The part of an RNA shown here (small-subunit ribosomal RNA, 5' domain) has 557 nucleotides and comes from an uncultured Parcubacteria group bacterium.
Its mean pLDDT, the model's own confidence on a scale to 100, is 83.
The full RNA is in RNAcentral, with records from ENA and SILVA.
Its Rfam family is "Bacterial small subunit ribosomal RNA". The family is grouped with related families in Rfam's "SSU clan".

[in-house]
Context: one part of a larger RNA
RNA sequence: GGAUGAACGCUGGCGGCGUGGAUAAGGCAUGCAAGUCACGGGGGCUCUUCGGAGCAACCGGCAAACGGGUUAGUAACACAUAGGAAUCUACCGAGAAGUUUGGCAUAGCUUUCCGAAAGGGAAGGUAAUUCCAAAUGGCCUCAUUGAGCAAUCAAUGAGUAAAGGCAAUAGCAAUAUUGCCGCUUCUUGAGGAGCCUGUGUCCUAUCAGCUUGUUGGUGAGGUAAUGGCUCACCAAGGCUAUGACGGGUAGGGGAUGUGAGAGCAUGAUCCCCAACAUUGGGACUGAGACACUGCCCAAACACCUACGGGUGGCUGCAGUCGAGAAUCUUCGGCAAUGGGCGAAAGCCUGACCGAGCGACGCCGCGUGGAGGAUGAAGGCCUUCGGGUUGUAAACUCCUUUUGUAAGGGAAGAAACCGUGUUCAGCACGGAGAAUCCAAUCAACUGAAAAUAUGAUUGGAAAUUUCGUGUUGGAUGCGGCUGACGGUACCUUGCGAAUAAGAGGUUGCUAACUCUGUGCCAGCAGCAGCGGUAAUACAGAGACCUCAAGCGUUAUCC
Repeated sequence: GGAUGAACGCUGGCGGCGUGGAUAAGGCAUGCAAGUCACGGGGGCUCUUCGGAGCAACCGGCAAACGGGUUAGUAACACAUAGGAAUCUACCGAGAAGUUUGGCAUAGCUUUCCGAAAGGGAAGGUAAUUCCAAAUGGCCUCAUUGAGCAAUCAAUGAGUAAAGGCAAUAGCAAUAUUGCCGCUUCUUGAGGAGCCUGUGUCCUAUCAGCUUGUUGGUGAGGUAAUGGCUCACCAAGGCUAUGACGGGUAGGGGAUGUGAGAGCAUGAUCCCCAACAUUGGGACUGAGACACUGCCCAAACACCUACGGGUGGCUGCAGUCGAGAAUCUUCGGCAAUGGGCGAAAGCCUGACCGAGCGACGCCGCGUGGAGGAUGAAGGCCUUCGGGUUGUAAACUCCUUUUGUAAGGGAAGAAACCGUGUUCAGCACGGAGAAUCCAAUCAACUGAAAAUAUGAUUGGAAAUUUCGUGUUGGAUGCGGCUGACGGUACCUUGCGAAUAAGAGGUUGCUAACUCUGUGCCAGCAGCAGCGGUAAUACAGAGACCUCAAGCGUUAUCC
């Protein structure tokens, strides 16, 4: 000199953008922070124009493993980087195939019992996209055999799936067809996750030896998967002065600060990864957790209690107590972005978007401009002549950023809904032209067969065109949606009006005189100053520096 998530002192006009519990991972009152689906199911209640509309409990589905917080632990494959093989993957995309037949329960409900409550028990009966069984099945799994060095291929045998709903059309209905949303199996993609390895990653030798599932093998178990991951047996190995083991400290990285760089220091905000969720342990569900606002057990703490027993977990957003030098509102909104659910409308979202508080930081603006005296008054100094404050003020003219008052007033809005147009898919219907197939009949033949012709009926595929309905894409028009906010911004009126301090003045170091004090009181970063002429203490005037800040302290370079 630069820097800071700073604090303290004095001072303080405005705006924009950032930023704000670094200490006690201490304890927490209160509210909110994860729900959604009625197009899976059967009931209940309310309203009803009897068509239907609405409400929400229960079973069921998906989500709740994301998002948000913190840095306690961790010196480790935790992180960074570069690789690897023995793996899994809900939702989403692509492709292929399928979606058959049955059954047992149970909540809600009804009846009833226990309990202060939290809650729980018994009986009866019921539904489903709940659960179970069976069928069928391969480009799925396993076994055997054959071929092949192998990957693999072929054959045989065995095993293994599913769920329906809504709308339109036809029909009295059952039901059928089509579309959409689903369901099952397999392959594949994308994104995600698990595992292994090389290298890098603080201090300490006043820590020198450490290790028995330890190191390796065989076999088995277990896992989605490799592996002492676990177990049985066998061998006796494995690590270590290139620092094992122990102790201390610490989340890691992108980055940040400083520096010419090398480096040194740091790891707030933002992003990636990890770990944790009162402490310790455990599994369940699930594609995914050993799960912050899920479950169980133990412990501590706190609360309720009818003393029998229960309930809770802010290291989510606010807020409170405590400790501390120290760190904010118990705010508004889902309008935007993003997420969950839903066919959609939509619902939820303390993520997020905004506002509030703090000069905590950076940046910008202002506190007026021009003129104005051989220079007012006052202050200070004085050699008493004067000098200085000082164009400073007054005064004249001007401006209005800002302020105040009034008026106008956004962008951020895309979606969505309604209604047209157009294109595409599907369904149904109509029309036209010509083709093919089958059957029957007639004529031809003495009869049969064959061939050809005509008529009728039925069917098929392709093509053209029109209409209706439905779904989707694009587009036109109209409607509706803004917390911030009557904010930003714009216009007009008024009036210099509303706005300057802090530190310093011996040298380093820009800036000096007077008075008081008299080694006292005091100053001080270092040198040092003060004992009667102190530019160093205190006050005053003057001056210097920076400026809505200025100093001090702490820490880093």